Source information: This is a predicted structure of a 461-nucleotide part of an RNA (large-subunit ribosomal RNA, domain I) from Marchantia polymorpha.

[in-house]
Context: one part of a larger RNA
RNA sequence: CUGACCUCAGAUCAGGCAAGACUACCCGCUGAGUUUAAGCAUAUCACUAAGCGGAGGAAAAGAAACUAACAAGGAUUCCCCUAGUAGCGGCGAGCGAACCGGGAGAAGCCCAGCUUGAAAAUCGCGUCGCCUUCGCGGCGCGAGUUGUAGUCUGGAGAAGCGUCCUCUGCUGCGGACUUGGCCCAAGUCCCCUGGAAAGGGGCGUCAGAGAGGGUGAGAACCCCGUCGGGCCGAGACCCUGCAGCUCCACGAGGCGCUGUCGACGAGUCGGGCUGUUUGGGAAUGCAGCCCUAAGUGGGAGGUAAAUUCCUUCCAAGGCUAAAUACUGGCAAGAGACCGAUAGCGAACAAGUACCGCGAGGGAAAGAUGAAAAGGACUUUGAAAAGAGAGUUAAACAGUGCUUGAAAUUGCUGGGAGGGAAGCGAAUGGAGGCCUCGUGUGCGCCCCGGUCGGAUGCGGAA
Numbered sequence: 001c002u003g004a005c006c007u008c009a010g011a012u013c014a015g016g017c018a019a020g021a022c023u024a025c026c027c028g029c030u031g032a033g034u035u036u037a038a039g040c041a042u043a044u045c046a047c048u049a050a051g052c053g054g055a056g057g058a059a060a061a062g063a064a065a066c067u068a069a070c071a072a073g074g075a076u077u078c079c080c081c082u083a084g085u086a087g088c089g090g091c092g093a094g095c096g097a098a099c100c101g102g103g104a105g106a107a108g109c110c111c112a113g114c115u116u117g118a119a120a121a122u123c124g125c126g127u128c129g130c131c132u133u134c135g136c137g138g139c140g141c142g143a144g145u146u147g148u149a150g151u152c153u154g155g156a157g158a159a160g161c162g163u164c165c166u167c168u169g170c171u172g173c174g175g176a177c178u179u180g181g182c183c184c185a186a187g188u189c190c191c192c193u194g195g196a197a198a199g200g201g202g203c204g205u206c207a208g209a210g211a212g213g214g215u216g217a218g219a220a221c222c223c224c225g226u227c228g229g230g231c232c233g234a235g236a237c238c239c240u241g242c243a244g245c246u247c248c249a250c251g252a253g254g255c256g257c258u259g260u261c262g263a264c265g266a267g268u269c270g271g272g273c274u275g276u277u278u279g280g281g282a283a284u285g286c287a288g289c290c291c292u293a294a295g296u297g298g299g300a301g302g303u304a305a306a307u308u309c310c311u312u313c314c315a316a317g318g319c320u321a322a323a324u325a326c327u328g329g330c331a332a333g334a335g336a337c338c339g340a341u342a343g344c345g346a347a348c349a350a351g352u353a354c355c356g357c358g359a360g361g362g363a364a365a366g367a368u369g370a371a372a373a374g375g376a377c378u379u380u381g382a383a384a385a386g387a388g389a390g391u392u393a394a395a396c397a398g399u400g401c402u403u404g405a406a407a408u409u410g411c412u413g414g415g416a417g418g419g420a421a422g423c424g425a426a427u428g429g430a431g432g433c434c435u436c437g438u439g440u441g442c443g444c445c446c447c448g449g450u451c452g453g454a455u456g457c458g459g460a461a
Base pairs, nucleotide, nucleotide: 025056026054027053028052029051036043040090066073067072077104078103079102080101087095088094108319109318110317111265121148122143123142124141125140126139127138128137129136130135157261158260159258160257161256162255164254165253166252167251169245170244171243172242173241174240175239177235178234179233180232181231182230183229184228187203188219189202190201191200192199204221205220206210212224213223214222270291271290272289273288274287275286276285297314298313299312300311301310354361355360374401377388378387379386380385
């Protein structure tokens, strides 16, 4: 010095976790006061607001320790009704359900608790292989007998016997559905006005399309679309049609019978005291502290308690779609809504500028033109600006530029003026503008009648 081994700062990091944000609707907790009672303390506002925590597209609730007292019904949620009823309440002010019935929508299930005993049959991680879409199989470790699977959940169920009955999944192509792209009717005909035709007049065409928008002014037929259809591509679940391949397992389920068995949730139910809550009233629910069960048992049966009978459910474990809610987010459609002092505070560089130490408060502000063609160039001036010129349909549309009111200001013109101006009434006057007239004069043009006229013109003889 290099390599190996040991210990390893830092970096990277399979898998796993999500404390933050948002919060309209939802769930849990916490929790007032203004107010009303014509005062106020219980009450009411209100189990509301503010505050804290948590979630989903919905949440929560949910398959009875229910309602009832009937000929009984049968999870939950929502609507109508019950009903402003029962009831609560300084029985004042006020507050205020439920069952039944009618509808919307419908759906039921899983553990713990026994004894698999021919055998932990279960699950996780790693790795290898395989048609690696979900996975399947082998191997190795690990969890686990202080119990992982199977079976069973009270409506039962297990076990035994009997007899018959029922039974699957996969793939491909299409439809429907979602999404992206493409295609499909009929005038730019003539005249006029105009800067421009889409306007007026004339002649046509399509229409399952005359919704809407654009294009130099009101366009079904110019353009995009619209209507009704077609074609191509992609697609997770779900629904549906057809075809093909597998269909039989030492499986699963149903039915009947029985001298067999039959486990069912504890500091919980319940009781006492206190607080709170409720329509719940000798206590509806909840919470704290104390006491604390039973198994022919326990809860409920709206007045406390004893005895007795009857009815109805099975708490102290769990999952579950729909009907329902929705001032947030995302994506659509519409309107007897507003039309720039309106409508959101905000049509615009708006929660911006600005104000306040801060919490917080919080504006004003849209429009040239069809097209910038946004004024070349000349001239005066240091420039700004002006005078010409030019663009345009228009510049009296020249950049905060459509229209351009009013108070107000400058300039110009007219009028008036001692007792302010103004106001009311009457009459007269001056100027300007518009209009009328069998008033009058003149000029020009046109039409009709009559007269005249040539060496010109035309015709006839």
Annotation: Its mean pLDDT, the model's own confidence on a scale to 100, is 81. It matches the Rfam family "Eukaryotic large subunit ribosomal RNA". On this family, see Yusupov et al., Science 2001: "Crystal structure of the ribosome at 5.5 A resolution". Gene Ontology terms of the family: structural constituent of ribosome and ribosome. The RNAcentral record of the full RNA draws on ENA and SILVA.